[in-house]
Notes
Predicted 3D model of an 87-nucleotide RNA (Glycine riboswitch aptamer) from a soil metagenome. The RNAcentral record of the sequence draws on MGnify. Of the family's consensus pairs, 91% are formed in the model.
């Protein structure tokens, strides 16, 4: 640098209408529409910065864009700490 393991890990409606399921409401739990809304997966974009004498090429943000993802829970999660491996 890279990969595995491992803790920590933010942010936004468990809104609203329909449809099945469930013996009935109600709760759940799944589909589908329809508005708000988040940015830290990945992507675009600008480009502080970085490379270089200089330019160009090259890399580049947690800044933007929201395509994608996400907005009870679990998953995921940039980033950073531990331990192990590789080059």
């Nucleotide at each position: 640098c890279c990969g595995c393991g491992u803790g920590g890990g933010a942010g936004a409606g468990u809104c609203u209408c329909c449809g099945a399921c469930c013996a009935c409401c109600a709760c759940g739990u799944c589909g589908g529409a329809g508005c708000g809304c988040c940015g830290a997966a990945g992507g675009g974009g600008c480009a502080a910065c970085u490379c270089c004498u200089c330019c160009c090429c090259g890399g580049a943000a947690c800044c933007u864009c929201u395509c994608a993802g996400g907005c009870g829970c679990c998953c995921g999660g940039a980033c950073c700490g531990c331990g192990c491996g590789g080059a």